[in-house]
């Protein structure tokens, strides 16, 4: 060739068919301070790695191929 597991923010991860996809760190900026850290308020940052189906509706459920990483050989 063979099988399993993963892939969602810069990083670590949640999250589950249905109204706008979220935490913690980081980041910008405020506020504070003589100045810096801390504390607090606030924002920006996502093709839900990819293509294709099924559904009214797909990050979620199926199918293929990519990439790490287990096992076995």
């Nucleotide at each position: 060739a063979g099988u399993c597991c993963u892939g969602u923010a810069g990083c670590u991860c949640a999250g589950u068919g249905g109204u706008u996809a979220g935490a913690g760190c980081g980041c910008u900026c405020g506020c504070c301070u003589c100045a810096c850290a801390a504390a607090c308020g606030a924002g920006a940052g996502g093709u839900c790695a990819u293509g294709g189906g099924u559904u009214c509706g797909a990050u979620u459920c199926c199918c293929a191929g990519c990439a790490a990483g287990g096992c076995a050989a």

Transfer RNA from Callorhinchus milii, 73 nucleotides, folded computationally. The sequence is in RNAcentral, with records from Rfam. The coordinates come from a structure-prediction model, not an experiment, and the mean pLDDT is 83. The organism belongs to Callorhinchus, within Eukaryota.